A computed fold for a 119-nucleotide RNA from Thermosipho melanesiensis BI429, annotated as FMN riboswitch aptamer (RFN element). Of the family's consensus pairs, 100% are formed in the model. Lineage of the source: Bacteria > Thermotogati > Thermotogota > Thermotogales > Thermosipho melanesiensis. The same sequence occurs in records of 2 taxa. RNAcentral holds the sequence, with entries from Rfam and Ribocentre.

RNA sequence: UAGAGUCCUCGGGGCAGGGUGAAAGUCCCGACCGGCGGUGAAAGCCCGCGAGCCCGUUAAGGGUUGAUCCGGUGAAAUUCCGGAGCCGACGGUUAAAGUCCGGAUGGGAGAGGACAAUG
Numbered sequence: 001u002a003g004a005g006u007c008c009u010c011g012g013g014g015c016a017g018g019g020u021g022a023a024a025g026u027c028c029c030g031a032c033c034g035g036c037g038g039u040g041a042a043a044g045c046c047c048g049c050g051a052g053c054c055c056g057u058u059a060a061g062g063g064u065u066g067a068u069c070c071g072g073u074g075a076a077a078u079u080c081c082g083g084a085g086c087c088g089a090c091g092g093u094u095a096a097a098g099u100c101c102g103g104a105u106g107g108g109a110g111a112g113g114a115c116a117a118u119g
Stems, first nucleotide, its partner, number of pairs: 001119002005115006017029003031099002033088002035049004044086002052064004068084005090102003
């Protein structure tokens, strides 16, 4: 200095205020939120991953998986700045949910660290 392997820790946020109603954090006005890695420069909406959902023998494995444009600066930005938009699993619920409750004290992309064979 590189590092197989073993182990440990961490690892998702959000309806204020108001309307209708017998009843809504679910409808309407409005408000709020944005996992992980990558990318000439910082990304919910560029590429990919995870979660979720479906098939399958509770497996292996397979399938599916949302949404952006315009202007500016610059060597470089669908990532920054300005403006205007859009998107969000499943089950539940006195009434339809990205935001409430539940599976979940779960899983997890991955992030950090300790020890360290060996070169």